The part of an RNA shown here (small-subunit ribosomal RNA, central domain) has 348 nucleotides and comes from a metagenome. The prediction has a mean pLDDT of 89. RNAcentral holds the full RNA, with entries from SILVA.
Context: one part of a larger RNA
């Protein structure tokens, strides 16, 4: 350089934005860089190839031809790519009218439960388990009634329901704010797609500083179980879980399925719009989402199937036997934990 691949065998970056780069709708004209054809020059000789010849043959040598797939100049062509100029509206965007939503940020607020505190009633147990014990309780527990405090999470609604790029988002109200969908077709006129580096976002755990701390609960202590029990079960319990700001940058970050565009039978649900019919509560059509089944096709099979793993194109990422190893060393980042990039010897 090339080939074959990436749902489950090795392989899609966790997700997005985006510079360079790659790729790019439709019509007309011009140019002729790429492209195509002709001509001329050059492409040393030897070598290779073809035909012949000379050493007895061959190797070897000699002669002729072809080739040297290239480069330069010149003439010509104009379909495609490109460049320039001018148009178009089917891509993309703007505008107008509607719609749904746990999308994000801040502030306020509500009820139930739990624990604790105070007081009343009340008396000997309560709690916990397979059974117990540790534990709590006559200094009055558990139970029950009234009052108060605190923190965290929001039952029912709730739905293969909704929203978000992903992570993720769920009581209620207000303020600020992002995106999406449908209808109209007024405007711009290819303004697009992808994206190495780069930048931002990124669950949980963890780290720093300062708060907070009800419940739960690594570590830890005790009680059981057991041959043992550094566990499973029980009683306690600290970090943490919560808030603010900063860091970390990883997950089975999963649809184990990169993004975009077009095309390719249907059927049945459901969410948000639009249009129509009409017997007014049902039917038909259509766009966008979300599910189940399924034809063709694909697949090693399982399975996928208009939400493709089908048929194609564009761009990016990644894989190349198992172990050693996602390790060592070095670099970069980090307060640290560590993250990222990433081998080899050796071995089967």
């Nucleotide at each position: 350089c090339u080939g074959g691949g990436c749902g489950u065998a090795a392989a899609g970056c966790g997700c997005a934005c985006g510079c360079a780069g790659g790729c790019g709708g439709u019509c007309u004209g011009a140019c002729a860089a790429g492209u195509u054809g002709g001509a001329u020059g050059u492409g040393a000789a030897a070598u290779c190839c073809c035909g012949g010849a000379g050493c007895u043959c061959a190797a070897c040598u000699c002669c002729g031809g072809a080739a040297c797939u290239g480069c330069a100049u010149u003439c010509a062509a104009a379909a495609c790519u490109g460049u320039c100029a001018g148009g178009c509206u089917a891509g993309a965007g703007u505008c107008c009218g509607g719609a749904a939503g746990a999308g994000g940020a801040g502030a306020g607020u509500g009820g139930g439960a739990u624990u604790c505190c105070c007081a009343g009633u009340g008396u000997a147990g309560a709690g916990g388990u397979g059974a117990a014990a540790u534990u709590c309780g006559u200094a009055g527990a558990u139970a029950u009634u009234g009052g108060g405090a605190a923190g965290a999470a929001c039952a029912c609604c709730a739905g293969u329901g909704g929203c978000g790029a992903a992570g993720g988002c769920g009581g209620c109200u207000c303020u600020c704010u992002g995106g999406u969908c449908c209808g109209g077709u007024a405007c711009u006129g290819a303004c697009g797609c992808u994206c190495a580096g780069g930048u931002g976002c990124g669950a949980a755990a963890g780290c720093g500083u300062g708060g907070g701390g009800a419940g739960c609960a690594a570590a830890c202590a005790g009680g059981a179980u057991u041959a043992g029990a550094u566990a499973c079960c029980c009683u306690g319990g600290u970090a943490g879980u919560c808030c603010a700001c900063g860091c970390u940058g990883u997950a089975a970050a999963c649809u184990a399925u990169g993004a975009g565009u077009g095309c390719u039978a249907g059927a049945c649900g459901u969410u948000g719009g639009g249009g129509g019919g009409c017997u007014u509560g049902c039917c038909c059509c259509u766009c966008a989402g979300u599910g189940u089944c399924g034809c063709a096709g694909c697949u090693a099979a399982c399975g996928c199937u208009u939400u493709a793993a089908g048929c194609a194109c564009u761009c990016c990422g990644c894989c190349u036997g198992g172990g050693g190893a996602g390790u060592a060393c070095g670099g970069u980042c980090g307060c640290a934990a560590g993250a990222u990039u990433a081998a080899a010897a050796c071995u089967c």